[in-house]
RNA sequence: UGGAAUCCUGGGCAAAUCCACCGAAAGGUGGAGACGCAAAGCUACGGGUCUAAGGGUGCGCCGACCAGCGCGUCUAGGAUCGCCGGGUUGCAACG
Numbered sequence: 001u002g003g004a005a006u007c008c009u010g011g012g013c014a015a016a017u018c019c020a021c022c023g024a025a026a027g028g029u030g031g032a033g034a035c036g037c038a039a040a041g042c043u044a045c046g047g048g049u050c051u052a053a054g055g056g057u058g059c060g061c062c063g064a065c066c067a068g069c070g071c072g073u074c075u076a077g078g079a080u081c082g083c084c085g086g087g088u089u090g091c092a093a094c095g
Stems, first nucleotide, its partner, number of pairs: 012037002017032006035082001041088003045085003048080003054075008
């Protein structure tokens, strides 16, 4: 610039990433930023998933025991509602 289609208000939230702070971590809070979301509002009630400070346990280091250190493994009372479901609240249109 041209063509086609559509015509759900006003709006809302905010992924990744970056910065700061909190936390052992998962992760969270604030700011910047938009991947997306008709509940991507709230709620940890059920399930799933994530983390393991602390605790249990095994092995190793040490002459032995204790202690200490290292590694492995198990564990949620920690986390996640933008993993799913439940509960609950809200906006628009039509009936």